[in-house]
RNA sequence: CAUCCGAUAAGGCAAACCCGUCGCGAGGCGGGGACGCAAAGCCACGGGUCAGGUGAAGGAGUCUGAUAGCCGGGCUGUCGAG
Numbered sequence: 001c002a003u004c005c006g007a008u009a010a011g012g013c014a015a016a017c018c019c020g021u022c023g024c025g026a027g028g029c030g031g032g033g034a035c036g037c038a039a040a041g042c043c044a045c046g047g048g049u050c051a052g053g054u055g056a057a058g059g060a061g062u063c064u065g066a067u068a069g070c071c072g073g074g075c076u077g078u079c080g081a082g
Stems, first nucleotide, its partner, number of pairs: 004082001005080002012037002017032006035069001041075003045072003048067007
């Protein structure tokens, strides 16, 4: 220095819910708040799920979006007992 791993240290993030705000909506942003998280830091590449449109009503299909705290993958990062 790198990898595995997750003890230690410094800390970090922030679910549900509430308030405000943006959006047709899923959901996002800000404040409060902590269920939890070793990447719960970033990325929509693959799958899943959700929303809107199209599809006679549905459905399949398809288009547009959302979700990174659904899974996988990619990139970056703190400490170093082992």